[in-house]
Annotation
The RNA shown here (Glycine riboswitch aptamer) has 89 nucleotides and comes from Pollutimonas thiosulfatoxidans. The coordinates come from a structure-prediction model, not an experiment, and the mean pLDDT is 82. Rfam family: Glycine riboswitch aptamer. Rfam's curators write: This family represents the bacterial glycine riboswitch.

RNA sequence: AACAAGCAUGCAGAAGAGACCGGCUCCACGCCGGCGCCGACGGAGCAACCGCCCCGGAAACUCUCAGGCAACAGGACUGCAUGCCUACU
Numbered sequence: 001a002a003c004a005a006g007c008a009u010g011c012a013g014a015a016g017a018g019a020c021c022g023g024c025u026c027c028a029c030g031c032c033g034g035c036g037c038c039g040a041c042g043g044a045g046c047a048a049c050c051g052c053c054c055c056g057g058a059a060a061c062u063c064u065c066a067g068g069c070a071a072c073a074g075g076a077c078u079g080c081a082u083g084c085c086u087a088c089u
Stems, first nucleotide, its partner, number of pairs: 001089001006084008018035001020034005036069003042065001043063003049057003
């Protein structure tokens, strides 16, 4: 100097499951009670595997505490762009 990988930001795409029932009240929203569901935010558990192997890191698997179950919003992940950082060279 500088790409891979990593991090941040912006844009685009992005699934699942009751617009459930009763009441407060006319209402998607808010509150209370009641069943039924979802997993790809978060959280937790097991574990293949990995490591510096006393111990630690570990999933899209599992559980649903939280969250969600028309739209809006959110959304793991993917792509592109910008910036930072930067193994090898």